[in-house]
RNA sequence: GGCAGAGUAGGUGCUGCGCGUCAAGUGCCAAGGGAUGGGACGUUGCCUUUGGACGAAGGGCCCUAAGGGCCCGCGGUGCCGUACCGCGUCUACUGCC
Numbered sequence: 001g002g003c004a005g006a007g008u009a010g011g012u013g014c015u016g017c018g019c020g021u022c023a024a025g026u027g028c029c030a031a032g033g034g035a036u037g038g039g040a041c042g043u044u045g046c047c048u049u050u051g052g053a054c055g056a057a058g059g060g061c062c063c064u065a066a067g068g069g070c071c072c073g074c075g076g077u078g079c080c081g082u083a084c085c086g087c088g089u090c091u092a093c094u095g096c097c
Base pairs, nucleotide, nucleotide: 001097002096003095004094005093010085011084012083013082014081016079017078018077019075020074021073028052029051030050031049032048033047034046038091039090040089041088042087058072059071060070061069062068063067
């Protein structure tokens, strides 16, 4: 020097444990902030704050004074784990030449 590879944020599926079903959450829009392969810059993407628009699937059994418990569902629901997928440029790392 050349070739190949690993690794981020995160995404999808599954398991487990929760939350909501008395509507929070998820999703959408605008503005602000933040983190993003070991390092630098940074995009798609991600997280977060505020504001806005929209908006849902309940049913059964039991106890009860209020209210609550269990089961089956439902939610573009949260978290852990797991399988697969997963950085644009430069540099660093691993292997081969």
About this RNA
The RNA shown here (THF (Tetrahydrofolate) riboswitch aptamer) has 97 nucleotides and comes from a Bacillota bacterium. The model forms 94% of the base pairs in the Rfam consensus. It was read from a public genome assembly, where an Rfam model found it. The organism belongs to Bacillota, within Bacteria. The prediction has a mean pLDDT of 83.